Transfer RNA from an Oscillospiraceae bacterium, 73 nucleotides, folded computationally.

């Protein structure tokens, strides 16, 4: 300089033929015990990286931009 991959909750990731955005651990309350752990119940957290475009309708399609990884020269 050039290519490809990634970018969803605090943390690890799931979700793509476009139509309410989930799970795991973690957190709060609660329920169990004489008291921890463990167990169960219920509850809170999300501009789906930014900016744009198609489309009634975009986490998903396109296009660009930032980042981070790799390859290449």
């Nucleotide at each position: 300089g050039c290519u490809g991959c990634u970018a969803u909750g605090g943390c690890u990731c799931a979700g793509u033929c476009g139509g309410c955005a989930g799970a795991g651990c973690a957190c709060a309350u609660c329920c169990u015990u004489g008291g921890u752990a463990a167990g169960g119940a219920u509850g809170a957290g999300g501009u789906c990286a930014c900016c744009g475009g198609u489309u009634c309708g975009a986490u998903u399609c396109c296009g660009g931009u930032u980042a981070g990884c790799a390859g290449c020269u």